[in-house]
RNA sequence: GAUUGAACGCUGGCGGCAGGCCUAACACAUGCAAGUCGAGCGGAAACGAUGGAAGCUUGCUUCUAGGCGUCGAGCGGCGGACGGGUGAGUAAUGCGCAGGAAUUUGCCCAGCAGUGGGGGAUAGCCCGGAGAAAUCCGGAUUAAUACCGCAUAUACCCUACGGGGGAAAGAGGGCCUCUCCUUGGAAGCUCUUGCUGUUGGAUGAGCCUGCGUCGGAUUAGCUAGUUGGUAGGGUAAAGGCCUACCAAGGCGACGAUCCGUAGCUGGUCUGAGAGGAUGAUCAGCCACACUGGGACUGAGACACGGCCCAGACUCCUACGGGAGGCAGCAGUGGGGAAUAUUGGACAAUGGGCGCAAGCCUGAUCCAGCAAUACCGCGUGUGUGAAGAAGGCCUAUGGGUUGUAAAGCACUUUCAGUAGGGAGGAAAGGUUAUUGAUUAAUACUCAAUGACUGUGACGUUACCUACAGAAGAAGCACCGGCUAACUCCGUGCCAGCAGCCGCGGUAAUACGGAGGGUGCAAGCGUUAAUCGGAAUUACUGGGCGUAAAGCGCGCGUAGGCGGAUUGUUAAGUCUCAUGUGAAAGCCCUGGGUUCAACCUGGGAACUGCAUGGGAUACUGGCAGUCUUUCAGUAUGGUAGAGGAUAGUGGAAUUUCCGGUGUAGCGGUGAAAUGCGUAGAGAUCGGAAGGAACAUCAGUGGCGAAGGCGGCUAUCUGGACCAAUACUGACGCUGAGGUGCGAAAGCGUUGGGGAGCAAACAGGAUUAGAUACCCUGGUAGUCCACGCCGUAAACGAUGUCAACUAGCCGUUGGAGGGCUUGUCCCUUUAGUGGCGCAGCUAACGCGAUAAGUUGACCGCCUGGGGAGUACGGCCGCAAGGUUAAAACUCAAAUGAAUUGACGGGGGCCCGCACAAGCGGUGGAGCAUGUGGUUUAAUUCGAUGCAACGCGCAGAACCUUACCUGGGUUUGACAUCCCGUGACAGCUAUAGAGAUAUAGUCUUCCCUUCGGGGACACGGUGACAGGUGCUGCAUGGCUGUCGUCAGCUCGUGUCGUGAGAUGUUGGGUUAAGUCCCGCAACGAGCGCAACCCCUAUCCUUAGUUACCAGCGAGUUAUGUCGGGGACUCUAAGGAGACUGCCGGUGAUAAACCGGAGGAAGGUGGGGAUGACGUCAAGUCCUCAUGGCCCUUAUACCCAGGGCUACACACGUACUACAAUGGCCGGUACAAAGAGGCGCGAACUCGCGAGGGUAAGCAAAUCUCAAAAAGCCGGUCCCAGUUCGGAUUGGAGUCUGCAACUCGACUCCAUGAAGGCGGAAUCGCUAGUAAUCGCGGAUCAGCAUGCCGCGGUGAAUCCGUUCCCGGGCCUUGUACACAC
Repeated sequence: GAUUGAACGCUGGCGGCAGGCCUAACACAUGCAAGUCGAGCGGAAACGAUGGAAGCUUGCUUCUAGGCGUCGAGCGGCGGACGGGUGAGUAAUGCGCAGGAAUUUGCCCAGCAGUGGGGGAUAGCCCGGAGAAAUCCGGAUUAAUACCGCAUAUACCCUACGGGGGAAAGAGGGCCUCUCCUUGGAAGCUCUUGCUGUUGGAUGAGCCUGCGUCGGAUUAGCUAGUUGGUAGGGUAAAGGCCUACCAAGGCGACGAUCCGUAGCUGGUCUGAGAGGAUGAUCAGCCACACUGGGACUGAGACACGGCCCAGACUCCUACGGGAGGCAGCAGUGGGGAAUAUUGGACAAUGGGCGCAAGCCUGAUCCAGCAAUACCGCGUGUGUGAAGAAGGCCUAUGGGUUGUAAAGCACUUUCAGUAGGGAGGAAAGGUUAUUGAUUAAUACUCAAUGACUGUGACGUUACCUACAGAAGAAGCACCGGCUAACUCCGUGCCAGCAGCCGCGGUAAUACGGAGGGUGCAAGCGUUAAUCGGAAUUACUGGGCGUAAAGCGCGCGUAGGCGGAUUGUUAAGUCUCAUGUGAAAGCCCUGGGUUCAACCUGGGAACUGCAUGGGAUACUGGCAGUCUUUCAGUAUGGUAGAGGAUAGUGGAAUUUCCGGUGUAGCGGUGAAAUGCGUAGAGAUCGGAAGGAACAUCAGUGGCGAAGGCGGCUAUCUGGACCAAUACUGACGCUGAGGUGCGAAAGCGUUGGGGAGCAAACAGGAUUAGAUACCCUGGUAGUCCACGCCGUAAACGAUGUCAACUAGCCGUUGGAGGGCUUGUCCCUUUAGUGGCGCAGCUAACGCGAUAAGUUGACCGCCUGGGGAGUACGGCCGCAAGGUUAAAACUCAAAUGAAUUGACGGGGGCCCGCACAAGCGGUGGAGCAUGUGGUUUAAUUCGAUGCAACGCGCAGAACCUUACCUGGGUUUGACAUCCCGUGACAGCUAUAGAGAUAUAGUCUUCCCUUCGGGGACACGGUGACAGGUGCUGCAUGGCUGUCGUCAGCUCGUGUCGUGAGAUGUUGGGUUAAGUCCCGCAACGAGCGCAACCCCUAUCCUUAGUUACCAGCGAGUUAUGUCGGGGACUCUAAGGAGACUGCCGGUGAUAAACCGGAGGAAGGUGGGGAUGACGUCAAGUCCUCAUGGCCCUUAUACCCAGGGCUACACACGUACUACAAUGGCCGGUACAAAGAGGCGCGAACUCGCGAGGGUAAGCAAAUCUCAAAAAGCCGGUCCCAGUUCGGAUUGGAGUCUGCAACUCGACUCCAUGAAGGCGGAAUCGCUAGUAAUCGCGGAUCAGCAUGCCGCGGUGAAUCCGUUCCCGGGCCUUGUACACAC
C1' cells in the first nucleotide's frame, strides 16, 4: 500500500446492490419445513349443494339418498435417497486432473413381444378385552393396480449343449357397424393411460488405475488376512471383500509406520511475476444428522424431519411403562468482541403427486433489521470588501479565520405532500377453426384465433405538480517517517507512543483552543493476510574477519562426467485431437439516467491424455580411440612419512667414596626448606629414567592429527625423464567406515630421573582458596583397551580449466659457455611483493577471497543454548543429534575521528631532582563548613570556593529577624483640582508619623495662559537584592601565553574522512629550512605599544650645585650657572649584523670580538578554535514566571560579630645571625582643602591646645626600618613570647552595651621549630626590612604598590604531576 463474513470508538441524509453465528457439531419452548393420488380399492367420520320424508315456532331441526361436490382414518401406488443445513470426522475408503472395465440405473426416449386363466388372505368397519397413556390382543366379515400359483416365452438367464429356469393389472372416456338380451347395456370396437418381459439410449450411481494433495525423523522400521496363488463363498460388479489350503512375501530415507493439524476443488486476497496466504457467500464433490452400532424397505439409503439396539440428556407417568432429537426456516437460552424477523406469498422459477383442475413446497421469490462491504446522489449555486462583528495570534503597526458570513440574485436533485403509472403474465379456463386419431362429425391430443383472467413485492420502478435554502457533516491527524503550526495549561506529573522517541517551567510530540492537512456518510483504532522483505534467494542470497566449510581421509547409494560413429526417441521441440463444468478474472457488445450490479459473445484456463512428426543437445543401446582424464611398467631422486629391534653421548637427580668448612638455596625483599649426624663446592665411581643441544633453514615429509641422536629390518606416498601398455577405468560423496593433539578413563600390568594439576608450607595482600618461593602426588614414559574432542586455524571443503609480471628458496631434468660459490629453460613444491579483477572494508591476487564448471557440508537477529527433554555412543568423564517458553531492540564486522592506557618514541614546564624559606603543632586575626538562632541575608565549593563578592557590617550600609506604620506609593510619565515650595516652633510617640501654630507668596507671558515645585484625588502604572546563570547578553575564571586551531582549491577514499598540519633537522614557538599530491590562505606565535637598563639632543622650576661671588654656628640660603644628578619630550642603540667552528653549501646551534646591554636584555599589557550547561539574574542589561493593603515602601531595635567543633589563608612567636636601652646613616613610590598639618606648648602615652605653610619636584604626612656604633641580658618558659584578664584613659562619631581602634599601669597563657602530609621560589629572584595608597567619620595581621639589604642550587630527565607532536591497542564516545 492493498484486502476482510470483521469488531470497537465518535458521527450519521437518501437510494441501488451484495453479504450477515468465523465462538458451543452447546442445549432447545412454540409454529411451520413432504406430501399427493377417489382416474388403484373397500368405503363415508367431517363439510357443502340437491332431491325426498317427518316435525312444526315457514325457515330452522331431524331423518333419508355415496345419487353428487368432495373426503377423516385405512389398504394400495409414487414420492419421503431430491430439495434445505452443517464441516464434527477424514492426510486418503476423500478431493483435483487424466484414464479404465468387471457393473447397475425408478421415472424418461426408441425398438420388439405380451397383457390368458385361477386362488386364498388382510387392514378398515363391527363386537369384545388389557392399559393412565403410547399402544396392543382376540373374534367375525370384506376389496384391490395388495399377495400367491398355473399357462405362454420372441427375447433373456444357466448349461455337461442333451436340456432346464423364468412374467403381467388393470383403470378412465366414448360408440353401437357386426353377435346377444334389447329402455339401455354386455361381449365387441375404439381412444387414452397403466402393467409384464427384453434390447438399445439418455441420465444418475458403484468400482479400479496413474499423477498431484500440510507439518514433525527428538516417529526408522511397519505388516499374519499381512503379500501372492488355487478353490469356494459373497456382491449389481473386479478384488483377501470373506473362508480353506499352499507359498513367504508386501511397504519403507524418492520417508513406510506413528503423532499433530485439516473437509477438498473451481476460486478468493495479495504480488510485476514466480510465489505466499486462504477455502464465507456462489458452484462441483465428499462426509455428517444427539453419541455409537445395525440392518430392513427400495431402482437408489445402511436413510436429517424412517425402524431396531445401546448410551447420555430432556419431557410425560396412575411408577407398571412411554415420548423426543432445529448442523431445515424463524425464534429462545448459553458462549462470545460479534452476526438479523417466531414477517408475506406460492405471483414468478423449480420440485413431489395427480389425466387434469389442483394440493403441498421456510426450496424459492419478496419484504423487515444493522453504514457490514461496494457503487451512486445530496447537504446548495452565483455575486458579495465596510476585508463587518466575534475568535485566535501579535514586533500593537497589524495578520488570520475570509468571499467565509451577512446582504443581493437564482436553482429545487434527494427527502416531504398530491396525482398519474409500466414491466415482471407465460400459463389455465370457455369457445371457434384446422389437423391427427377413429367406423365416427364422439372422446382425446396438437396448432391458431377470440373472450375471460392469475401479482406476495406494492403507497413498486418511473413521470408530473406544489412549497421553501428550506430537513441533511463528520472523523482522524498536524516532531521525523508523512500532507499540515501557533498560543495557553501542565512541569519526568498528568499523559502520548507504529518505530525513533516526547514530558524534569518558554513542549509545533501531553491536555485545550485558534488555524491548517487528509478523507468524507463516513473517519479512526484493533485483529488478520499478502506486499515492500533479494529478510528462505526457483525466478533471486550467502559461508577468510559480520551467522555459516564437517578435524582429516577412504568409500556405498545418488548427482555429474573425455573424443568419435551408428541406432533409439525417454527427456527436449513442434503439430493435431480430446479434455480442462458453469460462475469468476480479462477483452468486447447490451441493459439499469451513470456506476456498483445484471446479461450476450470471445479469449484464457500456463494442465493432463492420446496420436503424428523433428533429432542438435542430454539419456538408453551397440561399436571405435597408436588419447588428452585416470592408471600400469622401466630407470632414477629427495625426505624428522610410518612400525619394530638395537645402540650412543651430554645434562639433571640419587647413591657410594675422597678433599674440605659453614653456610647453601631462594627472592623485588624475604621466609619456609637443606646443613656441624658435615650440606653447598670439588674429584672419582655407580645406578636409573626421560629427552635428543649444535646441524636447523617463512627447509623437508605426511590426508589431517603430527614427525627431529645413530644403526638395521619391514613398509606407505610423492616427484623427475624417456618410451611402452590399458583405454574413460573418472570427480564428488547423504548414510557408513577408518585415522584423529592434549587431557582423561581401566579396583589393567610395568616404569618413575626431571617436570608437575591436587595438596602442604613460606611470602605478598584489606583478603590472596592466585601471581612469587620451598616441597610434592596423580600424570607425563612403555604395553594393551577405551574416549573422539581443540582457536583440530589458512578461522578459507574437494576436484578441474582459464587469467600480467618480479624476487627468493627445496627436489628433479635439459641446455649454454667464460667451467663458476655461474647463467638460461622446464617441472613439482614452499615463501615475499604486485597488474587486472574481486571485496562492506581490511585485504586476496596462478598456493585467489579473480573468471567458470561438478558434487558435498553449513547459515538465516541477540540472549536463553550448543542448554533441557528424548534417542544413539561411552566404564565414567562426557560426546553426538537438538528445541521451546521467556526476554531485548539491538547483537555483530570492517574502517574513521577523538579520548584514554599502571603502551611505545621525541620534547617542554619550579614537574621532579639540587637548594632556600614556609604550612601542618601554639596563640591570635580572618574566611568557610557545621551547629545554634527570631534572624545568624545572599552568593562562591577540587585544581579554577574558603584575608573570595566585602577598596573596610556600631546606626546607615542591609538584601535577614522582631515590632510599628503607608498603599498610585521612597522613584518615572500622563490627567484633574488646589496652592509657591522650603523652613522654624510646640505637643504626642521609640521613630516613621500625626496635630497645632508661625513665617512666606516663585518664574515667563502675546494677559488667553504656560512652566517648575508642593499637597490632595483618579486610573493607567510604579516597585521587587523575589525565582530561573540549565532561557540569555555582557563581563570573568580555567586549561594556557600551552602552540596550537582551521579554511579555499586540488588529489585520494563508496563513505565517515584523509592529505596539507606527516617526514629529516631546528626553535621559546605550526619558529625557520629541506623534502613531499599538494598549492595557498586565515586566527594564534613573533614584532609593532608601555616601563626599565646606556648614550645623545632640547628645555631648566619648586629640582640640581662643578666652577665664580655673597651670607650663616649650620643648610642651594642668596646672586648666579645649565656642567652633573634629576625631571620629560624627541632620538640613537641589538640585527645572529661581524669572526671562527659544527651542520646538508640550509635553517640553525656553539664559541668569540666589540658593546651599557647578545641571541626574546629584564618586566608589563596582549589570551587562537574551543572545553568545563564553570561563575555571576545580588554590578548592569534582559526573555519567561511570580507578588501587588505586599515578596513593594518607611521607621526603631536586633542580627550578619553566636560557638562543643573541623578546614583554608595570614600575623606573631618559640629566641643570642636574638631581646632590650642609647647614639647614628641611607630610599623609592605616593597622598593632602569637611584635607595634610610643621614649629611651639601640655600629657609617661594615646593625644590635647594654639597655629605657620601648602591645591604641592616649593608646605605637610615623614620617623624610613633592617644596617652601623656602644652597652646590657647568658640559654631560663627567660629582660624570649605576648595571649588573656583587671584598672585607668585618648580619639572618631547622634551613639563604641551587644560590637571600634589606640594609650598607660598591672597580669604574663600556649609555645623550646612542629606527625603523616604539603606549598612557594631559578636573580636583583627567594628570604628579610620598613614606607605609602585605595576603601574610610573611626576601624588592616587583608589587598594594591614602593624601595632597602640580598642568597643557595639546577648533575640531570629514571620517577611523580601537567602539557605538546608522532605511533599503537581499545568491547570507551556524558569519552577511564